[in-house]
RNA sequence: UCUUUUGAGAGUUUGAUCCUGGCUCAGGACGAAUGUUGGCGGCGUGCCUAAUCUAUGCAAGUCGAACGCCCGCCUCUCAAGUCGCAAGACGAGAGGGCGGGAGUGGCGAACGAGUGAGUAAUACGUGGGAAUCUACCCUUGUCACAGGAAUAACUCACCGAAAGGUGGAUUAAUACCUGAUGGUCUCCAGGUUUAAAUCUGGAGUAAAGUUCUGACCUAAAGUCGGAAUGGACAAGGAGGAGCCUGCGGGCUAUCAGCUAGUUGGUAGGGUAAAGGCCGACCAAGGCUAUGACGGCUAGGGGACGUGAGAGCGUGAUCCCCCACGAUGGAACUGAGACACGGUCCAUACACCUACGGGUGGCAGCAAGUGGGAAUAUUGCGCAAUGGGCGAAAGCCUGACGCAGCGACGCCGCGUGAAGGAUGAAGGCCUUCGGGUUGUAAACUUACAUUAAAAAGCAUCGGCUAACUACGUGCCAGCAGCAGCGGUAAUACGUAGGAUGCAAACAUUGUCCGGAUUUAUUGGGCGUAAAGAGUUCUGUAGGCGGGGUAAAAAGUUGUCUGUUAAAGACCUUGGCUUAACCAAGGAAGUGCAUGCAAUACUAUUACCCUAGAGUUACCUAGGGGUAGACGGAACAUAUGGAGUAGGAGUGAAAUCCGUUGAUACCAUAUGGAACACCAAAGGCGAAGGCAGUCUACUGGGGGUUAACUGACGCUAAGAGACGAAAGCGUGGGGAGCAAAACGGAUUAGAUACCCGUGUAGUCCACGCUGUAAACAAUGCCUGCUGGAUACCUGUCCCGACUAAGUCGGGAUGGGUGUCGAAGCUAACGCGUUAAGCAGGCCGCCUGGGAAGUACGGUCGCAAGAUUAAAACUCAAAGGAAUUGGCGGGGACCCGCACAAGCGGUGGAGCAUGUGGUUUAAUAGGAUGAUAACCCAAGAACCUCACCCAGGUUUGACAUUCCGAUGCAAUUCCGCCGAAAGGCGGAACUCCUUCGAGGGUUCGGAACAGGUGUCGCAUGGCUGUCGUCAGCUCGAGUCGUGAGAUGUUCGGUUAAGUCCGUUAUCGAGCGCAACCCCUACUACUAGUUGUAUCACUCUAGUGGGACUGCCCGUGUAAACGGGAGGAAGGUGGGGAUGACGUCAAGUCAGCAUGGCCUUUAUGCCUGGGGCUACACACAUGCUACAAUGGUCGGUACAAUGGGUUGCAAUCCCGCGAGGGUGAGCUAAUCCCCAAAACCGAUCUCAGUUCGGAUUGAAGGCUGCAACUCGCCUUCAUGAAGUAGGAAUCGCUAGUAAUCGCCGGUCAGCUAUACGGCGGUGAAUACGUUCUCGGGUCUUGCACACACCGCCCGUCAAGUCAGCAAAGUUAGAACCAUCUAAAGACCCGAAUUUAGCAACGCAAGUUGCUUAUUGAAAGGUCUAAGUUGGGGCUAGUGAUGAGGAUUAAGUCGUAACAAGGUAGCGCUAGGGGAAUCUGGCGCUGGAUCACCUCCUUU
Repeated sequence: UCUUUUGAGAGUUUGAUCCUGGCUCAGGACGAAUGUUGGCGGCGUGCCUAAUCUAUGCAAGUCGAACGCCCGCCUCUCAAGUCGCAAGACGAGAGGGCGGGAGUGGCGAACGAGUGAGUAAUACGUGGGAAUCUACCCUUGUCACAGGAAUAACUCACCGAAAGGUGGAUUAAUACCUGAUGGUCUCCAGGUUUAAAUCUGGAGUAAAGUUCUGACCUAAAGUCGGAAUGGACAAGGAGGAGCCUGCGGGCUAUCAGCUAGUUGGUAGGGUAAAGGCCGACCAAGGCUAUGACGGCUAGGGGACGUGAGAGCGUGAUCCCCCACGAUGGAACUGAGACACGGUCCAUACACCUACGGGUGGCAGCAAGUGGGAAUAUUGCGCAAUGGGCGAAAGCCUGACGCAGCGACGCCGCGUGAAGGAUGAAGGCCUUCGGGUUGUAAACUUACAUUAAAAAGCAUCGGCUAACUACGUGCCAGCAGCAGCGGUAAUACGUAGGAUGCAAACAUUGUCCGGAUUUAUUGGGCGUAAAGAGUUCUGUAGGCGGGGUAAAAAGUUGUCUGUUAAAGACCUUGGCUUAACCAAGGAAGUGCAUGCAAUACUAUUACCCUAGAGUUACCUAGGGGUAGACGGAACAUAUGGAGUAGGAGUGAAAUCCGUUGAUACCAUAUGGAACACCAAAGGCGAAGGCAGUCUACUGGGGGUUAACUGACGCUAAGAGACGAAAGCGUGGGGAGCAAAACGGAUUAGAUACCCGUGUAGUCCACGCUGUAAACAAUGCCUGCUGGAUACCUGUCCCGACUAAGUCGGGAUGGGUGUCGAAGCUAACGCGUUAAGCAGGCCGCCUGGGAAGUACGGUCGCAAGAUUAAAACUCAAAGGAAUUGGCGGGGACCCGCACAAGCGGUGGAGCAUGUGGUUUAAUAGGAUGAUAACCCAAGAACCUCACCCAGGUUUGACAUUCCGAUGCAAUUCCGCCGAAAGGCGGAACUCCUUCGAGGGUUCGGAACAGGUGUCGCAUGGCUGUCGUCAGCUCGAGUCGUGAGAUGUUCGGUUAAGUCCGUUAUCGAGCGCAACCCCUACUACUAGUUGUAUCACUCUAGUGGGACUGCCCGUGUAAACGGGAGGAAGGUGGGGAUGACGUCAAGUCAGCAUGGCCUUUAUGCCUGGGGCUACACACAUGCUACAAUGGUCGGUACAAUGGGUUGCAAUCCCGCGAGGGUGAGCUAAUCCCCAAAACCGAUCUCAGUUCGGAUUGAAGGCUGCAACUCGCCUUCAUGAAGUAGGAAUCGCUAGUAAUCGCCGGUCAGCUAUACGGCGGUGAAUACGUUCUCGGGUCUUGCACACACCGCCCGUCAAGUCAGCAAAGUUAGAACCAUCUAAAGACCCGAAUUUAGCAACGCAAGUUGCUUAUUGAAAGGUCUAAGUUGGGGCUAGUGAUGAGGAUUAAGUCGUAACAAGGUAGCGCUAGGGGAAUCUGGCGCUGGAUCACCUCCUUU
């Protein structure tokens, strides 16, 4: 100095929270592909699919210094011969040289190159081993002597289209053979030996030369050497190869049993070599839950990717090993092959053919076809490296070195630099001021470059860096997840801008990571997924008390060997740098060897007693099995007695009964179950177990002593037991009771209720094997504060009379409750742990599909057990929180009910709405909270609607430009429905005399819109509700949402107040403050008053505060009383918390966006909003005598009035008309009715009622036809008190009577807002209805019960399952057949030996030797046939599943979900489901019992 050295999270379930849990994202990588884009270079890299098929060329030859030929050329010498007088020439052929060709021979071709089909072990990796071979290479030693017979080439002849072949004759060698030698090896014999080794003898067994050169001798040949190279034998080495073996590395048990050469042995054969490797004989073994056998998948490793690591994934390029070479089989040659570019055979395919027959194998390099999302040149060179041959030169080499193509990857560089602000133009946005693009550009330069030349891609709501505008309008589209888009989209598309990366960028795919989400490191199982029904027995396995000693398997240390190279890491170096490359180093957790240590574990030996067990004595018990007996109840039968009902329900009915029921008594029979005791109690492994007694029998607990001496714990598989229902056989059958049948209920009621009732329930013997088989909590051991109760032992003390009982204390075993610490997501658990630890087993890994399918096992069946996948969703889930809700609970309030009074609903009319109609009947408001509402007043206007006629800078505002020197304006005529148009006339503004203001005309900006969105908004309003609530700060509690405060006990109209209290305070609400009113004082007083006073008017005060008294109570307060005009907020009004209903209003106003601009603007006439089979709402008037009519007599208040109210007088029956005093109002006017006093009517469709209609008038107004009001006369409808239902009101209230006002020319006002007159009844009370408040409980609701949600049916889509079959594949078994080849056999023959004969050559015979064709035999590939199973595809149809905004039927579940739900089982039913049996609480509510805690 380096190494050691290195670990991030986020989104998404909910109204919110914590947890569990899945899904998704951010990172890295790639032999990649796709889209857009693309300047250069270096280094790498490139058929992952069809081990599909291949045209063409090339990829393995070489050696003449092993050999004989042939051909060509050159050269020298020359023989026979020819020519020539001669010289000489030619010359088959021979020698030499150079080159070429095939052949014999040698070496190589078994390397190199390719590919990954097969192969889960004949492979690979790693470490060992013994019974082996090894060409070329190296070392050492020895040898190389003497002979022989052939054969290819060549040549001749022949066959064939070809490929190729046959025969005759000839020849050489380092080809082949024989002999000799041989220390090696083999065999035989002998000796020795346990057996080998060793020893002796015999027999057999090798070889090759070539080149150069020296000497001798030469005619040639030859002889003797030397050197090089080659040869033979033997030993050794190196490298290579074969064989054996330990360990290691896939999935599957829905593959559990496999195996006859199988396992071993014996003597053999075979091989280079051990071996069942092979045949014979003998034995019956061998492997397997530590996974045999089978199936599926796969070349293995070094390494590569990722990761903090442990791991997980991968096996391209490079290196090592293996396997393969069209498919299958086989051998030959050779040192080596069962051989990619060799051979033989079979098969498939392809090619040639003269149809007879042949030929071929790119998974070598290029290249082509095909497949595919996809992968390159039919290139150059042997210059380098390496290989083969050769003595060498050299030849060959698609190995290799280079180049080409591809952004396929990694790395490097560039696309300029410096200056440059009127911050140019343009774009985009804008609050219209500006901002931004942006020093960016333009432009400049003695810069750089020879010159030229070069930026894109993706993204911008969150995760995740980066935002605006326009377009679109749940459309088009986006999307990794959650999600975005329905008219203001930072989420779609485009633009501007921004961010990121950059010759690339993004997407897709795959792998690792994040994921502690398989958890060894590093998870869990009470309720989230998860403890098996029971450890009752116990196998394998795992784990195991104390002491001593030994040995050293595990363990620990150390040494050595190995862990190839490359890669990775470190250092240094080489390419300008980097990538890349080189050198060195370290590391390499593994395996093996030796040595050492001995604490722990295992082992061996000997001991111990604390675990475990045995004996003895006690002890509690519904423990089990069998038998016997008993009473109550029930049913039936018989008898008695007795009469009309009984039974049943919410109410009924079916049913039983006059053939005598029910009720009562007696007797008999029958089956099942055992009241009280009884309990929070007891026993049992669990299921479960209850009358009494007897017999047999299992287990537990205590005490004391003795004994055994770790004998223990757990427990996969296995065995046994195992509620209810169910099944089989045979009994039994009282009650109950699935099914079934009736009766009810109901829209229906296959249910709940009722009446019958069969299986079943019971017994015996078998089967089934499941439950919410639950404490939803496996078993065992140890440790860790307590309190309290009960059951059951033992010991001690005390009381009572003994037995015994009771009380207290101590110590064991068991069963509960509450709780410290601790744990837990919380709830909760807490010595009976869910605490702290140890041992062993079982189980879980998102929801659904599904505990289903298929397969296996079990079962008589029902079914049980084991147990998936496709597909689909982004959740499903646990606990707790806040709300809301409940046909849950408690408490409280309100004209909420009740008690009352009067209405509505029936009639007629008025008004509003719906509906209908219409050219239009304008628009809005629609449960409560629309409907005499907007509208405090539609004949025109209003007006927004319809028809028609006009108009276009406009009816209205502002600005500008041009023109007009024209006032503005008024009047008249004509046309017209008017608006308006045309024509004419009158008038003649200010002025500084330029013009300006103003007018008119033309033009441009703009005006205008009751057009649209109240779901873009402001403001205002309704409603819950004048209900008592709604919140905050600090503190405290809780991981948190949240809680506390605000609960509780009282009290109040009230969260009003008091008390208590981990809370203390505060805010908005309540109350009070404000106004009116009731009493009173004072002041002032006009227009009131004849006058004073009072009343009155209008101002200031007082008065009421539970202040006083009594009672109750801690207090707050309540009850009563006094006084007082008024008494407990005196009465009334205004006042409406946080919020809810996307409540209402864009048409009151305002306002954003959108739309319109000769019209959706503006003007005008007419019409319409007033229609009318009908329905609803709000009212008025009535139906009459508490009344009508007529006459008479009284008494108010609030208000209004000059475009007005109008007195008085006159006219008119009257509405009204005329006149016009007074009043800008306490002065004048509008101005009362019920009541009271009389009269009449006398119960009737009336002297009730007044609708409707006719006639005549009045008033307003340009105008009363559509369409006003009023008057008079006449007409005189319905209606005789209103069904179901429903509304208002608690005192000056209801009821009843009139008066006034606003709007307004007039009026539809019976409306609305006010005013006063007269003036009641009732409230026991909170069970019920409605609404509200507080607390509590359950919840699967949170859009909050108008919620959520289940199943059938119908429709669409998708995937899987079953299915008569059908198609294909991989294997297996058996049969037949049997190519090539190997082996056996073995004739002729060859060789050898022996014998005979022969002078010899040789011939003949024999032989257990040798060779050896065909046929035959054995093995055997492919093939044929048959068989059963497996896998895959397909399959009419069938059943279920999943999914799909608004289909059908019901309403099963969530609240007590309206019959509590759920589990198992059985039966039934359109469906959810219903019912029976047993079980569970994961059931609400009320009561009771018991226990605990606190006091």

The prediction has a mean pLDDT of 82. This is a predicted structure of a 1495-nucleotide RNA (small-subunit ribosomal RNA) from a Patescibacteria group bacterium. Rfam family: Bacterial small subunit ribosomal RNA. The sequence is in RNAcentral, with records from ENA and SILVA.